[in-house]
RNAcentral holds the sequence, with entries from ENA and MGnify. Predicted 3D model of a 72-nucleotide RNA (transfer RNA) from Usitatibacter sp. It matches the Rfam family "tRNA".
RNA sequence: CGCGGGGUAGAGCAAUGGCAGCUCGCUAGCCCAACCUGCUAGAGGUUGAUGGUUCGAUUCCAUCCCCCGCUA
Repeated sequence: CGCGGGGUAGAGCAAUGGCAGCUCGCUAGCCCAACCUGCUAGAGGUUGAUGGUUCGAUUCCAUCCCCCGCUA
């Protein structure tokens, strides 16, 4: 250089064109003698970047950046 996979909340992952969600974690409350567990609620996202297609993009297209693997 070439090929393939990946980048989404603090962490790990869903969402294959139509309200961005789940688990853990965090915060508050309930429960408990207290802590853990448990229950309820909440905060937390410019979906790697810039453009394009579309009424509408996490999703499709182009270029670039980063990570992993393969080949040389």

Its mean pLDDT, the model's own confidence on a scale to 100, is 82.